[in-house]
Context: one part of a larger RNA
């Protein structure tokens, strides 16, 4: 390269944007470059291959066939090109809706925690059961009043938003996004994406804040043959903000993105249209069952793992290994890109 493949057996990039390639709607007209029919040349010898000589071989005679290639002449379905069109693909506009989508600023409540005061007196706290720990320097409880941080109970839900990460107390500013519904508008502007860019939990780094609770390290006190755990105490870094970096997760729906076509039934969130029906159409969007058909089974079934396509990415036995060496990138940790000997 072909081929088979990727929900669980190796395999789908965390996610976008998007260039360059590659693919691509409908009707018409030209054009003939790609295809295609027809003839001519040309396609050395030698090889092949019909016949032909006494002729089995060799070897002479003779006569075709072969791929390509050039020129002529034709044909126009599709492909490429070139002009007009066209709207249903893609996008603008009006009118409505929903929403924990973002970014900043502000308020307000309920707990824990400490800190004053008053009252009060011997326990408290913690376990499977103990201890360590706190307490007459008056704890724990109780009342009132302060500080500070963190984090958002009920509502709440298979719910909504968001590409993906993820987003939840209230309000206020700015800001992206969608989804219905007619009309109007444009007139293939589409899809996909190698590079490139940006965004991307948590941990962890730089600086400079802040530090209630929680809480890797750590120190004890259990528990045990031992306990560098579990369980208890007590606790730094971290957990919060602000700044820059890091670029990885079971970043899962282990299922890439997009178009298109397919039996049904319940149920929810969002509209729109109804002759007012607790009904009914019809868009889109979450969920659960199930025909067909798939699948190794399991299961998956209009949000397909089913039927086509049409572009990326990515597997190819296990282990050595996501290692070694180099390059790239980062402050560092580490990322990424990634063999190979050997072994079975």
């Nucleotide at each position: 390269c072909u081929g088979g493949g990727a929900g669980u057996a190796a395999a789908g990039g965390g996610c976008a944007u998007g260039u360059a390639u590659g693919c691509g709607g409908u009707g018409a007209a030209u054009c003939a470059g790609g295809u295609u029919g027809a003839a001519a040349g040309u396609u050395a010898a030698a090889g092949u291959u019909g016949c032909c000589a006494a002729a089995a071989a060799c070897u002479g005679g003779u006569g075709g066939a072969a791929u390509g290639c050039u020129c002529u002449u034709g044909a126009a379905a599709c492909c490429a090109a070139u002009u007009c069109a066209c709207u249903u693909g893609a996008g603008u506009g009006a009118g409505a809706c929903a929403a924990a989508g973002g970014a900043g600023a502000g308020u307000g409540g309920a707990a824990u925690u400490u800190c004053g005061u008053g009252u009060g007196u011997a326990a408290g706290g913690g376990u499977g059961a103990a201890a360590u720990c706190u307490g007459g320097a008056g704890a724990u409880c109780u009342a009132c009043a302060a500080a500070g941080g963190a984090a958002a109970g009920c509502c709440a839900a298979a719910a909504g938003c968001g590409a993906a990460g993820g987003c939840a107390a209230c309000u206020c500013u700015c800001u992206a996004g969608g989804u219905c519904c007619c009309u109007a508008u444009c007139g293939a502007u589409g899809c996909u994406g190698g590079a490139a860019u940006g965004c991307g939990a948590a941990a962890g780094c730089u600086u400079g804040g802040g530090g209630a609770g929680c809480g890797a390290a750590c120190g004890g006190a259990a528990u045990u043959a031992g306990a560098u755990g579990c369980c208890c105490u007590a606790g730094u870094a971290g957990u919060c903000c602000a700044u820059g970096c890091c670029g990885u997760a079971a970043a899962c729906a282990a299922u890439a993105a997009g178009u298109g076509u397919u039996c049904g039934c319940c149920c929810u969130u969002g509209g729109u249209c109804u002759a007012c029906a607790c009904g009914g159409a019809u868009c889109a969007a979450g969920g659960g069952c199930c025909c067909a058909g798939c699948u190794a089974a399991c299961g998956c079934g209009u949000g397909a793992a089913a039927c086509a396509c049409u572009c990326c990415a990515c597997c190819u036995a296990a282990g050595g290994a996501g290692u070694a060496c180099g390059g790239u990138u980062g402050c560092a940790a580490g990322a990424u890109c990634g063999a190979a000997a050997c072994u079975c």
The part of an RNA shown here (small-subunit ribosomal RNA, central domain) has 344 nucleotides and comes from Quercus robur. Its Rfam family is "Bacterial small subunit ribosomal RNA". The full RNA is in RNAcentral, with records from SILVA. NCBI's taxonomy places the organism under Eukaryota, Streptophytina, Magnoliopsida, eudicotyledons, Quercus.